Description
Predicted 3D model of a 73-nucleotide RNA (transfer RNA) from Candidatus Pacearchaeota archaeon CG06_land_8_20_14_3_00_35_12. Taxonomically the source falls in Candidatus Pacearchaeota (Archaea, Nanobdellati).
[in-house]
RNA sequence: GGGCCUGUAGCUCAGUUGGUAGAGCGCGUCCCUUGCACGGAUGAGGUCUCGGGUUCGAAUCCCGACGGGUCCA
Numbered sequence: 001g002g003g004c005c006u007g008u009a010g011c012u013c014a015g016u017u018g019g020u021a022g023a024g025c026g027c028g029u030c031c032c033u034u035g036c037a038c039g040g041a042u043g044a045g046g047u048c049u050c051g052g053g054u055u056c057g058a059a060u061c062c063c064g065a066c067g068g069g070u071c072c073a
Stems, first nucleotide, its partner, number of pairs: 001072007010025004019056001027043005049065005
């Protein structure tokens, strides 16, 4: 330098024919316990890497940039 894959909550990831963004773990509060753990209830937390474009509508489609992985040189 080129090809391919990839970027969504603190972490690991789902979200596939475009239609109001989710799970597990973690975290807060409450219940339970003498207390902790386990268990139960409830809640907070995301401009979906960034900038454009298409569309009534974009995490999703198109273009570019940046980051990560991998292969070739």

About this RNA:
Rfam family: tRNA. The family's RNA type in Rfam is transfer RNA. Gene Ontology term of the family: triplet codon-amino acid adaptor activity.